Predicted 3D model of a 358-nucleotide part of an RNA (large-subunit ribosomal RNA, domain IV) from Homo sapiens.
[in-house]
Context: one part of a larger RNA
Parts: sequence; structure tokens; C1' cells
RNA sequence: CUAUGGUUAAGGAACUCGGCAUAAUGACUCCGUAACUUCGGGAGAAGGAGUGCCGCUCAUGGGUGAUAGGGCAUGCCCCUAAAAGCCUAGGGCGGUCGCAGUGAAACGGCCCAAGCGACUGUUUAUCAAAAACACAGGACUCUGCUAAGUCGCAAGACGAUGUAUAGGGUCUGACGCCUGCCCGGUGCUGGAAGGUUACGUGGAUGGGUUAGCCUUUUUGGGCGAAGCUCUGAAACUAAGCCCCAGUAAACGGCGGCCGUAACUAUAACGGUCCUAAGGUAGCGAAAUUCCUUGUCGGGUAAGUUCCGACCUGCACGAAUGGCGUAACGAUUUGGGCGCUGUCUCAACCAUAGACCCG
Repeated sequence: CUAUGGUUAAGGAACUCGGCAUAAUGACUCCGUAACUUCGGGAGAAGGAGUGCCGCUCAUGGGUGAUAGGGCAUGCCCCUAAAAGCCUAGGGCGGUCGCAGUGAAACGGCCCAAGCGACUGUUUAUCAAAAACACAGGACUCUGCUAAGUCGCAAGACGAUGUAUAGGGUCUGACGCCUGCCCGGUGCUGGAAGGUUACGUGGAUGGGUUAGCCUUUUUGGGCGAAGCUCUGAAACUAAGCCCCAGUAAACGGCGGCCGUAACUAUAACGGUCCUAAGGUAGCGAAAUUCCUUGUCGGGUAAGUUCCGACCUGCACGAAUGGCGUAACGAUUUGGGCGCUGUCUCAACCAUAGACCCG
């Protein structure tokens, strides 16, 4: 010096990102116990007192129980009462020892305020346990049974030996108060008049081939029926798309500029442009605020954090849920009491190493 354990004057978080770690609290009995609350809780709230041993005592409780009385179904019966002794639990009084009596060990630290998530639960086996996932509850949507949906090429199976109070999918996430406006875009559902539209039906037209015919240019040129063959116009023709509606707890979206009140400031008010509609309630420098350590208040001697307000919301906002909320949390943040070697500031002891000699 390292590790583990122990002790420490005075101070007591001054340490540090942060009380991390340590210390402290601790058992049982009794007293006592706030806000808030979903009336269950909160609560072991908090905060106090007692605890050993010995003697005496108690019309204190429990057990056992010789005994007594009564009953009849006369039994190894039942009921009631008293009660010695013994065992045991407890109360009262007195005494007594130590620094110390749950004498060792085991054995909650507590309180206040705020964020998030209601809760118990689940998770990154091996750096994350959480505010993430799940959850009961809520909602939308599909599905009438050979169900929808899923696996499989199929047979078949699950769903389900279930039947809409059932089953599948998606979102939200206890509870309380609520959940505004927009259907223009995208999606979904419905509609069928018109436009467009595939295969198919159809077979117009044109081409190839050549019996034959024409020819003034003759190894040539032209025309060309039937058959065979290639091409495939009009017309008819579904869903879909276009189109018309509905639908936002479907995906999503929820404005700008200018002026105006008898101090100033501000603008209930007015004008104008645009939009499908221009953000309602509630909340708000927030797990969201850039400017920003915003401003004011509280707490501190001093506070970029914290709490309460304000609203100028860069860029909250209503089931991608909004705002509250008792209880709960190895959760996050701020404060306080207790307590301490975390620190001022280090010291010593024990054990095992390191180191030296062998």
C1' cells in the first nucleotide's frame, strides 16, 4: 500500500452527480397516532413508556380435580355448584444488583412535497426492472356456424365438442370528471345512372399462297376465284377505377394579416385573405419551453435543481386519450429529523496479502 473486520476527540453531509457506503432504528406489552381517503385504508403513521432477579400477595383467567347436589333411559350416564392440592398465564406491593435487564444473536430508520405508472404481476438468461410490457375496465370493428380468423399443396386440424352475455382483430388502460370541431386527402362501408375497362363472343377489313386471265418491255410485269392461312374493325361484355354518399375511441388535421376603448398598455369589437375545419374543456417554462438560470413568490446566509403561480404553448390538448386521484413502487426529483469516518483529516488495532530475509 491492498482486502476484510473493529474503534475514534470536536464537528455532523461541510463529502459527493447524488447521504453512494456506513451508522442509526429494530423484539414484545401498553399509551398514543395527522393530512388525505375509493371509508377498506393511511397505520407498525408520527411520538412516548415499560422489560432482569428475589420475596409477599390477589372474592384475576385457564387446566386438572378428591367431593357435594339433582335428573332419569340406572350407565364406565347426564346436568349443576362449590372447592383442597398441583400446574400455568397475569395483576399489585416491596426489595435487590450492574454502566447497561428484548444485557448475546436474530430483529422496520422516519417525515414532508412533486413527477410517472392505478394496483399484484412481467421483461433485455450474460451491463437497462423502468415511466417499458401486461392488467381488470372502456371502445370500435369483423363473424349466423361448413362462422370469422389461423396452420396446411391437400386431406385435415385449431377456433370449439364453443354459438353474438360467443369467438377473432385493433386501440385505450383501475377509479372520478370528461372526451370538442373537421369526411377536403387516405382508408373502410354502401350506391348504382353515366364514363373507362379484361378474357370471351363477333368476323368488317387487309395480307400470304395460286387454278386461271392480261401483257408493247418476256429468265419479266400485272390482275386474281375457291380452298388453306395470317390479321382481327364495329357491336355486346364483370369487378375495379372515375363518380355519388356515409364514417374520426378509422389513418389523420385542428390559420394569417391589419385596425380599434377619454393616460399608457391591452383589445371584449371591426375589416380582410385563406381553409375540410381553424384547438373547445382542462392543463401549461411541463418526462413537452429554443430564447432560459423566463418573471414573481416560497424554501437557503447563499438554490441553473425543487415547490406554488403567471401565460409570451419555438413545438400541450382530449381513448397515438385530457385533467385529477386514495392506495401501491428495490421507480424518478426536491426538502427535513435522526444518524454516522461520506467529509474537515486522518489515526490506531486485528486478520490475510503485497514487500524483505531464509
The coordinates come from a structure-prediction model, not an experiment, and the mean pLDDT is 85. Rfam family: Bacterial large subunit ribosomal RNA.